The RNA shown here (Glycine riboswitch aptamer) has 97 nucleotides and comes from Thermotalea metallivorans.

Order: sequence, then structure tokens, then C1' cells
RNA sequence: GGACACACCCCUGGAGAGACUACUUGUGUAGCAUCAAAGGAGCAACUUAACGGGAUGCGUUAGGGAAACUUUCAGAUAAAAGGACAGGGCGUAAAAU
Repeated sequence: GGACACACCCCUGGAGAGACUACUUGUGUAGCAUCAAAGGAGCAACUUAACGGGAUGCGUUAGGGAAACUUUCAGAUAAAAGGACAGGGCGUAAAAU
């Protein structure tokens, strides 16, 4: 010197979907419907190993493998709270030069 990364959660923005029904009066339990943006789980290309095989090709099996995709376990469905992500702040660490 400060690219990139991480932490804090201090400030700002921040979506979706029943203030549903029953029992109740403990924001509880059960039921049906719904959402995708805490968290979790799944996988394409590609890749690793073993086996088949003359063969680096090919096939089979097992593993690795991203997301705002898929799922809906968790969570959520007035407001508040929460909230991925984005910008700022503060801090840590730090490549090129």
C1' cells in the first nucleotide's frame, strides 16, 4: 500500500403466503390451505476410486460436486419481530505494486 476475504450486528433498504377453522385464553394444541429469503437436505456439467474390458475410449457401482434451482424437515403466512441479499460504518487479516 490496500484488491479479495472474514467478523460485529451499529445504520439504511429488504419479498412471498389464511389477523383461516375447532378447542381454548398458554401467541398453546389439532386440522385444512399456502409461502420460499434464517438454517438443513437433493443434483447437472465435471471429477475420483473400484470393477468389466485389448484399450486413456465406453459401461456399471460407489464417492466428491454450485445456485436465488428443487424440496418443504425446520421456519414462516395483519402489525411488530425475524429475514437471504445489497449499500454504508467499525474491526481483523491481507495479494499485486